The prediction has a mean pLDDT of 82.
This is a predicted structure of a 541-nucleotide part of an RNA (large-subunit ribosomal RNA, domain I) from uncultured Maribacter sp.
Lineage of the source: Bacteria > Pseudomonadati > Flavobacteriales > Flavobacteriaceae > Maribacter.
Its Rfam family is "Bacterial large subunit ribosomal RNA". Rfam links the family to the GO terms structural constituent of ribosome and ribosome.
Context: one part of a larger RNA
This record gives sequence, structure tokens and C1' cells, in this order.
RNA sequence: CUGGAAAAGGGCGUAUGGGGAAUGCCUAGGCUCUCAGAGGCGAUGAAGGACGUGAUAAGCUGCGAAAAGCUGCGGGGAUUGGCACACACGAUAUGAUCCGCAGAUAUCCGAAUGGGGCAACCCGGCAUAUUGAAGAUAUGUCAUGCGAAAGCAAGCAAACCCGGUGAACUGAAACAUCUAAGUAGCCGGAGGAGGAGAAAACAAAAGUGAUUCCGAUAGUAGCGGCGAGCGAAAUUGGAUUAGUCCAAACCAUUGUUGUUUCGGCAAUAAUGGGGUUGUAGGACCACGAUAUUUGACGUGUAAUGAAUUAGAAUACUUUGGAAAGAGUAACCAUAGAGGGUGAUAGUCCCGUAUAAGUAAAGAUCAUUGUUGAUAGUGGUAUCCUGAGUAGUGCGGGGCACGUGAAACCCUGUAUGAAUCCGGCGGGACCAUCCGCCAAGACUAAAUACUCCUGAGAGACCGAUAGUGAACCAGUACCGUGAGGGAAAGGUGAAAAGAACCGUGAAUAACGGAGUGAAAAAGAUCCUGAAACCAUACGCUU
Repeated sequence: CUGGAAAAGGGCGUAUGGGGAAUGCCUAGGCUCUCAGAGGCGAUGAAGGACGUGAUAAGCUGCGAAAAGCUGCGGGGAUUGGCACACACGAUAUGAUCCGCAGAUAUCCGAAUGGGGCAACCCGGCAUAUUGAAGAUAUGUCAUGCGAAAGCAAGCAAACCCGGUGAACUGAAACAUCUAAGUAGCCGGAGGAGGAGAAAACAAAAGUGAUUCCGAUAGUAGCGGCGAGCGAAAUUGGAUUAGUCCAAACCAUUGUUGUUUCGGCAAUAAUGGGGUUGUAGGACCACGAUAUUUGACGUGUAAUGAAUUAGAAUACUUUGGAAAGAGUAACCAUAGAGGGUGAUAGUCCCGUAUAAGUAAAGAUCAUUGUUGAUAGUGGUAUCCUGAGUAGUGCGGGGCACGUGAAACCCUGUAUGAAUCCGGCGGGACCAUCCGCCAAGACUAAAUACUCCUGAGAGACCGAUAGUGAACCAGUACCGUGAGGGAAAGGUGAAAAGAACCGUGAAUAACGGAGUGAAAAAGAUCCUGAAACCAUACGCUU
């Protein structure tokens, strides 16, 4: 407005797009292990950096004023000047590039070391050279500590190991003893392992015989505001096995000192011989004897050992863009692990089984070499056998053990033995009995770990996962600083990465054309869900 459902707007549905990046598939990177190796680097200047270095060069990688490299030896045999295309200019059968081994060079900072310093900079002394001098330049040298000297040390590094120091949150449903925990943190030290270690040990009427690690003993015996909790050992089953050396007595040499009747004697120190244990041993005395076993070095041998080399066997048809698929017929296999190749390949490529070679080095074995170590029997008069030690008082700590009946071990403090007719222990203490010999030292293996190298594995991940980091990530960015800390993978078999034409202001964008199996794979590129947006049509209000 008033005719109706014509529908600007809304809803639902279908179709087609945009948008977005889930999902699927993939893996270049991670994660967790196994077996071997290696277990350090550094004043001969490390780790880590700064700055340089290319024909062109911002970044990464490599390298260092000899600078993406120089030399030698070995390997190898056709390409090549890293990531990283292109252009220019080169190298290479007179053997390059590349791989292995050994060397040369290696700016400046950094332990940083001539002095200084706000790291990568500044400024010196001495010697020599530049014909002399001043000045300058070049090369070398000049830090500190320890040590008589030679020389050594320092600094860095993931965990493992030993020592020193040593919390709190927490638990106890509060909290103080206790716990967490001798943990975290800090400091020192060492090694490929470290620590421990050859009984002053355990045990119990029987015995064992250094230490370490694992299983059981056992969540037992115990400890404990007997709360929370903490928590053994003997013994036994295994792994692996290994035992040694000093001090002293005694002898000798040398030095010094004292004394001397100049013959010596004594003390002391250093060195050599001797000697090393508990049914005691040794010195000493006597007897007997040169045996047995074995280490190191040297020499020879040579398994292994860098780069490396050889290495079997398939064709056709068919679908397809492409054959490795399907079909048919073959072959090799000490090789049918794995990867690649235009879809799924034992026989296409790299490889694989196997075999060969090899510098330095070198297990093992041998040794006519050199050198070192190692043993027995009896006697007992004398001598020796670890002293401010053992023990004890007080105060603490460690032992599973909180002061307890509290042994044992360590010690701050105060004391302080014995000497083989000796000493210590067996969980107060005493006796008997049994075991052992402290107060000196060394010691492989079995055990712990992995910053790193090689080989391999996974009922591990597959890009919001797996390392923080698959990608130029400890980056960008944030913070004064300590420190915090991302996001971000995929065209295609091959760039064949779209010549040329048109529209357009256009190096934008689009339309043709062309490539391709595919461009609805076009570089914001595999697949391409949902939210959200749009267009067309249908139904509806």
C1' cells in the first nucleotide's frame, strides 16, 4: 500500500564457491636401549669466542694474512671450484675433485702469562737486524707459585666417585626431639673408573678366612615424642678373585759432632744390606742349599687393523603418464637385511652373504738376550715388632642403634699405659674359653656413569607429538640483570616453475595459449573437515 503471496528481510533444504588448516599419508629430527670403542683437552696456549678469508658473497659451513685452503704418502679413476641455482673465469689422464694417514700455516681475545684494560684494545723493557745517532719498524723474549735443578702446576669438561661444609619446604594431619637428609646447594680432589681391601675380622663348643657388587636373610632383629617413621648383621646362593711392601732389631759405608792414652770409642744423620708375623715372627747362633716360580725391557712372530676392491641371477605380453603391479615362461641364492629407482623389484642401481687388501699400531706366542723379585730345617740366653699412641674423664659425632644396660669406631679438651711372663676383641661389667696382633703403606677383577665415536634394535613419537629446537634455535623476541624463550616441515616422477598473445596505469590481477597423468598440483603450491561468508534455485513466513 490493500490488490494479494508480488518477497526487500528471516528460516529450512539442495547445489556451487570463498575462507580455514583439522584429518589422512609421509619423514629429513627426536626418544629409549644393546654391543663395541673412547673416557679427556690445555703454557707445543685449551674449551669458547671476536675479526677476517670467495671473481661476484649478506648468512651458514670450512679455513686463518700460506685464510672454502698449502705439502708428502696411500687409496681412487672422471669429473670438478661447500650449502647454492645462474653467469664469468678456471682446474683435471703430467690423474683433479673426493677419501684416509702424517705434517705446515694457524690474526686477536680467552687460564691469558711483559704492564694495563670497559674481552677481542692500549702502552712498554731487553737482545738482534735495518752502516752510526734520534725516532720508527721487524723478529725473539720478559707473569705467578712450587722446586737445588730438571721441570711441574694453573683453566675447561655431561654424568659417575671420594672428601669438607651443609639447609629449608615437607611429614609428624599443630609443633620443639624426630623426619625430610647427610638430600639439595656451595667448596676441594682424582680416575677411566673412584672408594674399599689382605683381620688387634666374624663366629660359637661347629667353623669361616682381604675387599667390592648382586639375590635371599627381611621390612626380620632392633631403634623410635615406642609417634611419624628409621631399619641392620651373622649366615647363605652367585659375580670376580691376588696378594704384597716398609718401620724396627742386626750388619756395613759415608758425612758431621764430642772425646781420646791418637789405637779407637760414642752420639747423630743419610744411604745400602737384612726383615715383615700371631699354631707368634724376625734379629742372633747352628745346619743345609743354588732349587722353584715369575715380572719388566729388548728381539722375532703376526691374529687384528684407515681409506679401499671384487661381488650371482629376467625376459616378453598387458593396464597405466610411468611397472617394480597382473599374466606367461626363466634364473641366482654362504646374497629373499635394508634403501633407491615415475605404483609394490632376490635377478635395474647402491648394497647384502662371502672373499681379498692395507700404513701407523699391534693381542698372542717364542726367546740362545739384559735385568729384577721369590724359598728350607733346628735352637732359644739377649734384642726388635709402629707412643702423646691404646685407655680414661668431660663435650660431641658416626654406627639401623635418639644416652640408653650402650659395647664398637672418630675426635675437641684434660690426662695417659704395657712391651711377648705382652696387648686388643667377642654389645655394660667380671671369670673361663675362643678369635686376633692396633697405633705405617700399596694393590687388578667383579661395581657406577656416558659430553663423545662406530654398528644395531624398538608392541617408542610422527610436526599442538617427539628434544626447547625435523626449518640458519638457545635463534627471533622479552628483561637493567640473573634469567625467560617461541612460531615456523610436504609443488611435481622430472622445473618440464607457465614462451607468446590479450584486458589493465602496472613488475598487480585476470583471461587465453603452452607444460604435465593431474594446474580443482601454479609456487599463500599433497590431502583439504568444521566454524564463518557468499551466490543460485526450491519450500516457507